[in-house]
RNA sequence: CGAGCCGCAGCGGGAGAGUCCCCACCCAACAGGGCGGGGCGCCGAAGGAGCAAAUCUCCCCGAGAAUCUCUCAGGCCCAGUUACCGCUGCGGGAAG
Numbered sequence: 001c002g003a004g005c006c007g008c009a010g011c012g013g014g015a016g017a018g019u020c021c022c023c024a025c026c027c028a029a030c031a032g033g034g035c036g037g038g039g040c041g042c043c044g045a046a047g048g049a050g051c052a053a054a055u056c057u058c059c060c061c062g063a064g065a066a067u068c069u070c071u072c073a074g075g076c077c078c079a080g081u082u083a084c085c086g087c088u089g090c091g092g093g094a095a096g
Stems, first nucleotide, its partner, number of pairs: 001096001005092009018040001020039004025034003041076003047072001048070003055063002
């Protein structure tokens, strides 16, 4: 001097699943539309929880990943600190 790696910030990309039924309110006033709550159904890419093999341990116990599973939470028009990805900046770090 300094890559991988980790954290933070900015910009960009980025899904899935009923707006079905009932009730109230608003607009309209033939219909229809908007919004809130409840019911049932459904989704999983905030978060959370669970597990295999290798491996660690003399052995046992135990530890041991996720975009996999669960669906507690969250979500199912639009939208969106949405997982994740790219670029940039800052800090830590350290192969060389």

Predicted 3D model of a 96-nucleotide RNA (Glycine riboswitch aptamer) from Nocardioides caldifontis. Its mean pLDDT, the model's own confidence on a scale to 100, is 78.